[in-house]
RNA sequence: GCCUCCGUGGUGUAGCGGCAGCAUACGGGACUGUCGAUCCCGUGACCCGGGUUCAAAUCCCGGCGGGGGCG
Numbered sequence: 001g002c003c004u005c006c007g008u009g010g011u012g013u014a015g016c017g018g019c020a021g022c023a024u025a026c027g028g029g030a031c032u033g034u035c036g037a038u039c040c041c042g043u044g045a046c047c048c049g050g051g052u053u054c055a056a057a058u059c060c061c062g063g064c065g066g067g068g069g070c071g
Stems, first nucleotide, its partner, number of pairs: 001070007010024004018054001025043006047063005
């Protein structure tokens, strides 16, 4: 330098055109002699810029970052 895969709450992951889900963490509550466990409620995310579309996390182009391959 070229090819390829990936980038989603603090962390791990699902979602492949129409509401961003789950687990964990964190906060509050219930329960408990206390702690823990368990149960309920809440907080919190689509890497950046542009394009396509009525509508983009999702499709296309470029950039940035990470993994792998070739030279």
Predicted 3D model of a 71-nucleotide RNA (transfer RNA) from Candidatus Nanopusillus sp. Its mean pLDDT, the model's own confidence on a scale to 100, is 83. It matches the Rfam family "tRNA". Rfam classes the family as a transfer RNA. It was read from a public genome assembly.